This is a predicted structure of a 72-nucleotide RNA (transfer RNA) from a sheep gut metagenome. RNAcentral holds the sequence, with entries from MGnify. Its Rfam family is "tRNA". Rfam links the family to the GO term triplet codon-amino acid adaptor activity. Rfam's curators write: Transfer RNA (tRNA) molecules are approximately 80 nucleotides in length. Model confidence (mean pLDDT): 81 of 100.

[in-house]
Order: sequence, then C1' cells, then structure tokens
RNA sequence: CGCCCCAUAGUCGAGCGGUUAAGACAGUUGACUCUAAAUCAACAGACCUCGGUUCGAUUCCGAGUGGGGUGA
Repeated sequence: CGCCCCAUAGUCGAGCGGUUAAGACAGUUGACUCUAAAUCAACAGACCUCGGUUCGAUUCCGAGUGGGGUGA
C1' cells in the first nucleotide's frame, strides 16, 4: 500500500426496510432470610460518525474512524 470481514446496553449476543430493538450475565429496588448467598418479581440501560437512497434506515449504498484477517 491492496483486498476481505466486523462495529447493537458495563460484557456477551439475536434481529428485520415500517410496532414498544429480543435474550443471557452484570446493575438497582422489593420479596424471602436473624444476616448474607441462592431463588422469585419488578425496573433502568444500546444501534461507531458523517452523507446518500427511500414515504420511512439500526437494516441498503458511499466515505471516514476503530478492530481483526490476508497478500506484497
């Protein structure tokens, strides 16, 4: 320098052009308990950035950024 892949809560990880963007762990609160753990219930928390296409983009396209792989 070229090519390919990836980017969604604190972590892991689904998802589709149109509802309230799943789930698990972690977190908070409550119940239970002498207390704690475990268990149960509830709650809060996310689409990397910019632009484009579209009636509508987290999803499609382009560029950028970051990460990974590969060739020289």